Predicted 3D model of a 72-nucleotide RNA (transfer RNA) from Ladona fulva. Model confidence (mean pLDDT): 81 of 100. Its Rfam family is "tRNA". By type it is a transfer RNA. RNAcentral holds the sequence, with entries from Rfam.

[in-house]
Parts: sequence; C1' cells; structure tokens
RNA sequence: GGUGGGAUAGCUCAAUGGAAAGAGCAACCAACUGGCAAUUGGGAGACCCGGGUUCAAGCCCUGGUUUCAUCA
Repeated sequence: GGUGGGAUAGCUCAAUGGAAAGAGCAACCAACUGGCAAUUGGGAGACCCGGGUUCAAGCCCUGGUUUCAUCA
C1' cells in the first nucleotide's frame, strides 16, 4: 500500500428501518449477618466523528478516525 471485518454502558456482547436501545459481569444503594463474603432486591450508566437518504437511522449510503485479520 491492497482487500475484508469491527467501533453500543467501566468490561464482554445483543438489537428486521419504527416499542422506553437490552443482557451478563463490574461498580453503587438497601435487605440479610456479630462482621465480611455469598445471596436477594433496587436504581444509575452507552449508539466513534461529520454529511446524506427517509415521515422515521444504532441499522442504509458516503467521507474521515481508530482497531483486528489477511495479501504484498
């Protein structure tokens, strides 16, 4: 340099163009306990950046950034 894939919560991952964007783990609060752990309950927390298409975009198109694989 060429080709292909990825970027969503602190981490690992979901989500047919239309519901309030969900799950597990972690963190926090509460219950339980003599205390800690475990367990149970609860709330908080995210769509890489710009532009376009559409009544409507996490999803489609396009330009970037970044990352992984592969070819040279």